[in-house]
This is a predicted structure of a 263-nucleotide part of an RNA (large-subunit ribosomal RNA, domain VI) from a bacterium. Its Rfam family is "Bacterial large subunit ribosomal RNA". The RNAcentral record of the full RNA draws on ENA.
Context: one part of a larger RNA
RNA sequence: CGUUUAGUAUACUGAGGGGAGCUGAUCUUAGUACGAGAGGACCGGAUUGGACAGACCGCUGGUGGAGGAAUUGUGGGGCGUCCCGCAGGUUCCGUAGCUAAGUCUGGACGUAAGAACCGCUGAAAGCAUCUAAGUGGGAAAUACCCCCCAAGAUGAGUAUACUCACUGUAAUUGACAGGUAAGACCCCCGGGAGAUUACCGGGAAAGCGGCGCGAGCUGGAAGUAUGGCGACAUAUGGAGGCGACGCGUGCGCAUGGUUGAGG
Numbered sequence: 001c002g003u004u005u006a007g008u009a010u011a012c013u014g015a016g017g018g019g020a021g022c023u024g025a026u027c028u029u030a031g032u033a034c035g036a037g038a039g040g041a042c043c044g045g046a047u048u049g050g051a052c053a054g055a056c057c058g059c060u061g062g063u064g065g066a067g068g069a070a071u072u073g074u075g076g077g078g079c080g081u082c083c084c085g086c087a088g089g090u091u092c093c094g095u096a097g098c099u100a101a102g103u104c105u106g107g108a109c110g111u112a113a114g115a116a117c118c119g120c121u122g123a124a125a126g127c128a129u130c131u132a133a134g135u136g137g138g139a140a141a142u143a144c145c146c147c148c149c150a151a152g153a154u155g156a157g158u159a160u161a162c163u164c165a166c167u168g169u170a171a172u173u174g175a176c177a178g179g180u181a182a183g184a185c186c187c188c189c190g191g192g193a194g195a196u197u198a199c200c201g202g203g204a205a206a207g208c209g210g211c212g213c214g215a216g217c218u219g220g221a222a223g224u225a226u227g228g229c230g231a232c233a234u235a236u237g238g239a240g241g242c243g244a245c246g247c248g249u250g251c252g253c254a255u256g257g258u259u260g261a262g263g
Stems, first nucleotide, its partner, number of pairs: 001152001006163007016149004022050007034039001052106005060100004067093005073086005110144003117137004166178004183259004187203005207253003210249005216242003223236005
């Protein structure tokens, strides 16, 4: 831009396209059929794996460079037992998120047409013949069934809901101009979305930050007291500190603009 002789929003249909499609072992049927024996099934049923694929983070782990603690050297805060900086200095843990080696799920079942092939009935050709008329079966392949995309499918589909009939010029109505509606966009605050864009939420019905409480992590703060010659220990006290998680709370920031119908 088109898809409508108005303008919008939401939800669908599915022409068409893409993906998947794998396979082992064990048990049973059954030591049955078969076979002199040795051996040893088809068909059917059940269980459990491998590889592959998708999703997820409750579990097991990894990472977690703005969390907590310990600690070496050195420098600083007048001093300091307190605190801070120095390629995360080093070490031990670790929330959210992201993850696999972790967890869950999948391949199926079924239907249709039908290849080779196997048949039924059956003439031409008194017989025979699956074929000539007619008719049945038949493959991991084909088309569906399962998953994903999908109306620019210009063949432009369907349903539901919303907005209404403004003002001026013109005057036979069809045009021009303007302000609006529903709605949309820029912009702003953000995101489990993301290179940008797009997508999603919010812009006053809690979106983000701050703050409060909680979850969770670290692991027992400083100060003081007591014990010990001392290193240190104990008590106050699951203490103090804390990023992403949950709930709450107008304390702060979401300013300001544009566009958009007249059948």